[in-house]
RNA sequence: UGCAAGUCGAACGGCAGCGCGGGGGUUUCGGCCUCUGGCGGCGAGUGGCGGACGGGUGAGUAAUAUAUGGGAACGCGCCCGGCGGCGGGGGAUAACUCUGGGAAACCAGAGCUAAUACCGCAUGCGUUUCGCCUUUCGGGGCGAAAGAAAGCGGGGGACUUCUUCGGAGGCCUCGCACCGGCGGAGCGGCCCAUAUCCGAUUAGCUUGUUGGCGGGGUAACAGCCCACCAAGGCCGCGAUCGGUAGCUGGUCUGAGAGGACGGACAGCCACACCGGGACUGAGACACGGCCCGGACUCCUACGGGAGGCAGCAGUGGGGAAUAUUGGACAAUGGGCGCAAGCCUGAUCCAGCAAUGCCAUGUGUGUGAAGAAGGCCUGCGGGUUGUAAAGCACUUUCAGUAGGGAAAAAAACCUCAAUGUGAAUAGCAUUGAGGCUUGAUAUUAUCUACACAAGAAGCACCGGCUAAUUCCGUGCCAGCAGCCGCGGUAAUACGGAAGGUGCAAGCGUUAAUCGGAAUUACUGGGCGUAAAGCGCGCGUAGGCGGUUUGUUAAGUUGGAUGUGAAAUCCCCGGGCUCAACCUGGGAAUUGCAUUCAAUACUGGCAGACUAGAGUACAGUAGAGGGAAACGGAAUUCCGGGUGUAGCGGUGAAAUGCGUAGAUAUCCGGAGGAACAUCAGUGGCGAAGGCGGUUUCCUGGUCUGAUACUGACGCUGAGGUGCGAAAGCAUAGGGAGCAAACAGGAUUAGAUACCCUGGUAGUCUAUGCUGUAAACGAUGUCAACUAGCCGUUUAUGGGCUUUGUCCCUGAGUGGCGCAGCUAACGCGAUAAGUUGACCGCCUGGGGAGUACGGCCGCAAGGCUGAAACUCAAAGGAAUUGACGGGGGCCCGCACAAGCGGUGGAGCAUGUGGUUUAAUUCGAUGCAACGCGAAGAACCUUACCUGCCCUUGACAUUUUUGGAAGAUUGCAGAGAUGCGAUUGUGCCUUCGGGAACCAAAUAACAGGUGCUGCAUGGCUGUCGUCAGCUCGUGUCGUGAGAUGUUGGGUUAAGUCCCGCAACGAGCGCAACCCCUGUCCUUAGUUGCCAGCGAUUUAGUCGGGAACUCUAAGGAAACUGCCGGUGAUAAACCGGAGGAAGGCGGGGAUGACGUCAAGUCAUCAUGGCCCUUAUGGGCAGGGCUACACACGUGCUACAAUGGACGGUACAGAGAGUCGCCAACCCGCGAGGGGGAGCUAACCUCACAAAGCCGUUCUCAGUCCGGAUUGGAGUCUGCAAUUCGACUCCAUGAAGUCGGAAUCGCUAGUAAUCGCGAAUCAGCAAUGUCGCGGUGAAUAUGUUCUCGGGCCUUGUACACACCGCCCGUCACACCAUGGGAGUUGGUUGCACCAGAAGUAGGUAGUCU
Repeated sequence: UGCAAGUCGAACGGCAGCGCGGGGGUUUCGGCCUCUGGCGGCGAGUGGCGGACGGGUGAGUAAUAUAUGGGAACGCGCCCGGCGGCGGGGGAUAACUCUGGGAAACCAGAGCUAAUACCGCAUGCGUUUCGCCUUUCGGGGCGAAAGAAAGCGGGGGACUUCUUCGGAGGCCUCGCACCGGCGGAGCGGCCCAUAUCCGAUUAGCUUGUUGGCGGGGUAACAGCCCACCAAGGCCGCGAUCGGUAGCUGGUCUGAGAGGACGGACAGCCACACCGGGACUGAGACACGGCCCGGACUCCUACGGGAGGCAGCAGUGGGGAAUAUUGGACAAUGGGCGCAAGCCUGAUCCAGCAAUGCCAUGUGUGUGAAGAAGGCCUGCGGGUUGUAAAGCACUUUCAGUAGGGAAAAAAACCUCAAUGUGAAUAGCAUUGAGGCUUGAUAUUAUCUACACAAGAAGCACCGGCUAAUUCCGUGCCAGCAGCCGCGGUAAUACGGAAGGUGCAAGCGUUAAUCGGAAUUACUGGGCGUAAAGCGCGCGUAGGCGGUUUGUUAAGUUGGAUGUGAAAUCCCCGGGCUCAACCUGGGAAUUGCAUUCAAUACUGGCAGACUAGAGUACAGUAGAGGGAAACGGAAUUCCGGGUGUAGCGGUGAAAUGCGUAGAUAUCCGGAGGAACAUCAGUGGCGAAGGCGGUUUCCUGGUCUGAUACUGACGCUGAGGUGCGAAAGCAUAGGGAGCAAACAGGAUUAGAUACCCUGGUAGUCUAUGCUGUAAACGAUGUCAACUAGCCGUUUAUGGGCUUUGUCCCUGAGUGGCGCAGCUAACGCGAUAAGUUGACCGCCUGGGGAGUACGGCCGCAAGGCUGAAACUCAAAGGAAUUGACGGGGGCCCGCACAAGCGGUGGAGCAUGUGGUUUAAUUCGAUGCAACGCGAAGAACCUUACCUGCCCUUGACAUUUUUGGAAGAUUGCAGAGAUGCGAUUGUGCCUUCGGGAACCAAAUAACAGGUGCUGCAUGGCUGUCGUCAGCUCGUGUCGUGAGAUGUUGGGUUAAGUCCCGCAACGAGCGCAACCCCUGUCCUUAGUUGCCAGCGAUUUAGUCGGGAACUCUAAGGAAACUGCCGGUGAUAAACCGGAGGAAGGCGGGGAUGACGUCAAGUCAUCAUGGCCCUUAUGGGCAGGGCUACACACGUGCUACAAUGGACGGUACAGAGAGUCGCCAACCCGCGAGGGGGAGCUAACCUCACAAAGCCGUUCUCAGUCCGGAUUGGAGUCUGCAAUUCGACUCCAUGAAGUCGGAAUCGCUAGUAAUCGCGAAUCAGCAAUGUCGCGGUGAAUAUGUUCUCGGGCCUUGUACACACCGCCCGUCACACCAUGGGAGUUGGUUGCACCAGAAGUAGGUAGUCU
């Protein structure tokens, strides 16, 4: 903005507009103007019916609603069926005309007129009211009063009235209306019962409230309203209040029971801008009516007016989000109308949206060279994949062209029959014929044509959960439903390839139910996981012994009514199928009525004694209350004795004491508590109760009889009791003792310890009402193996005065079945059952806040939420740990000896520096470590100069032997040249090795990752442990074995044992060493014999030493003792050696993401004219400093000088190097010997014998520096070692702390070797010489083993974890206040409207 409610001229007066007819005027003959209701009709108006239906929405509503089932005191237009009627009058009023006001909306006045409009009169069955009579009190009869109507249309022939002569009316008839009344159908109003969300931090609500009487009022019952009277009514079975919400059939889910929801369709209700109100009407308090108030929008001349899409479209706004300002009344239905018809955004259709459900297509067959491409690869291949291409075929759907249903029957017209009627009119019904009506619609569907032609996506691929690889990224980017992925090899991120699942869809988000037995009715729990009220008494309620009768409420069965339709289910039918539509059935588990049944439960009536109780006789007891009394002890006071301390502690001090304490004796005062007895003993409901006596008093138990006759159990609310502490008042106060004070401890110590000390503890009265008030176990009852104690009572037996047994009532320990997650419980149940109550529903927030109740207060009872976490928790298991326990071991401590830490130097590390100071190792278990040797090399680092298939490997081609000598330039690498040289094998083709050039595949990397790895190694630890099979136990993790008693160095061995065996470790087997024997006898040896140069040198010897092969020997074998007679231990004998003889090698399962990518190997990544390769020089050797490991010292157990003695194990031909000569010396010359039991290195040193020094910074100590040399090497400056001369620092035995060692060890002394040209070696690995001290022992330190215990630890105590504070943020509470909403009471003002009164007016 348009449309959604109009219609009737067959109710009426009329007639604006249109058309027809007629009259008049005019005319250019087309027309134009005008009059005329005569006709078709009809705007506006009067009147009737309908606008109360249909359509929309869910704000309100927790009951004035809805659902189901009942009920009585009601109404009803249109519709249906009967009955009766429709007579006769009257006065107005719109429209219209005129006048006026107003911007408009509209209004006012005057005048005319009609009706099915309005008003009387008549008649009136019935109705209402009144009066009378009657009554079976339901009612009936009679009388009086009030109270109706409307006409219109069709047809008709006689008669009649009026007439403007056209006709109109009367009359008859039909139809439709109209009035009264009786019924029906359907609709509506009212009442009752039951059901219908959450909150008790809402517990009391109510005054028209509840009832009565009498009125009023309504269609109708009723406090619906009013007057009076009474004081009721509702509520724990939840009133009132607050919050939320339309209800239902049903929908979704679920095995069901349930849970959630109420969109579409259907029934009911409520609402129509917000609030109020009535009018009209059959029906409304009315979505497209009225009035008033309010908010908002619009118009305005500012005076006033207009409006209501939660109708259909559409617009704006809001929002994550929801459509066309379409077609048609053809069908179905509705309103009006006699009808034709008109209206109908109801409805039927179309449009938009994959929003949902269903159906269909995107092709089918064949096709291996397994094409190309992609991806992966173990490089062979695999996969995509018959997939594609190719060949053959089909054409649904879409496209083009053509044909083409059903949805349509009526209405209307004509004819016929029947009825009405006087009627062959008319009307009604039925039948026949005719004619016409389609929005959808380019419909469904069919045919033809041509081309595989036009038609596949989305999510996922770590597990749950079907489906995996590569690349990129590197705790980044990101993913994520839960667990969790990502820190350089990500099946988890992103991409790709492949795969899986769905498919015109797929995935995400939001939501509901399920799984969830996780609110448990079906169907859970409460000892320790959340959960038993602290304990009684008891109200309501719940439950209740035996038996008889009755009743039939519960219960059970049948029948009837109802449970709308749709939906769901079953069987059919229709669209080609299906979705969908449709017929029938079943179902609707419910409610109501009724008829039966009577076991059980209930009600009523009666009886019983087994439950419960009463009486009687006894019984044990710290049961309770009151009073009196007693002794021990502490303290205080008085007195005596007595003297210097007492007291207290881990140690002290404060404190007390010469004014006489403590100690001790005597006397006195006062308060509190009652040793022994005393006991998993007793009593009590629990809290709790302990000297003795008396009084008052509660309960239990036992026995035998009698009585009552279910009187019982539990117990929401309620009520009482209720430790300690605390509060109030009044007393009391010895000891003890919060607070407080002082002393200690301590970093501090508002604590633990000590000295004091006040409330309090005690009594009386009152309050508080809580505790780990615990058996963490509510009360009552029944049932279900045993054994051993104890208290108490009765009874019984006997060998009769002290024992045994039975039966009760308590109270304990074990334990079967059973239960339990396990631990455990187990007749005192946590077993099996019944009754009732209380309580729980993840952790924290929090037993907090707010509110309420209680309290004097302290506080108690009740008791949340926001927010936050993914856990919190129980029981048990294995470890680890403990300033837990037991047992045991180790140079672990102790006992000793010697060191380090102080000095100087060497060496390594950190740090710093640097161009570089290459890299690695970092507590023990890095730091004289990798490095058994950095001047160049090594070398990996730095600077500079060079190379690019490369210094090295393989393959291909070509050429050349390879190689050697040499010149120039350069720091060198290298570059440019020159000269020389022809080898080996051969089947004569060639081949092998080597060199050069070219080409590309590739080489190369001490670049990264030891947290990707192999291998190797360290460490716990040479500690005695670590496991397995079978069996057994446990739901299981796991346990047992492996623990226990002994013993050992040992899980070594013995014994025992639900274990029996076995494996890896221990030990042994191996090597060296210690004794002896055999064999062998040079280069080794020499007892005896001979020779001798005096040297085992020679002859000789084979005895000894020794060498190096083999063997013997030691086994707790023997004796004694101890021990279980065992294992074994102690002592002894013999023996070279004695209990593992000494030493070595040997290192279980594992731990430390221990160490090493720089020994080597290796995955991945990175570099490729460089992070590779070559060369020169430098650096790894720096130096304020710190640390580790060592050497040398500080001296007399020594230094210096002289003399002299004795080893072992090694090494050596590019080597060791003798004799001899030179040099002070390092060394040089020299050249013998030796491939080594032969020769050499090579004199061992400490030691021993002498001399000297005499306690000093020295004749100690040797750093540092100067000078001069030697040697190695291409080279000694950075940067070698050694020698000589000179110099002569620190240092006088080392703080805290800390290391090694138990016997041929420590200490001390020298010797050798590897590496190596030389050497920074004082290092490392070996060798021998001399050669001690100490161990009472296991309290402590460290480490370890076994058993056990606790645990909130498991990255395992280097664990875990608590609180405060600072800053930021989130949520919540409080907060001086402030504001909004709602509500109670009182009051002011008061619209429209309704009712009443009065006055006026009209009919």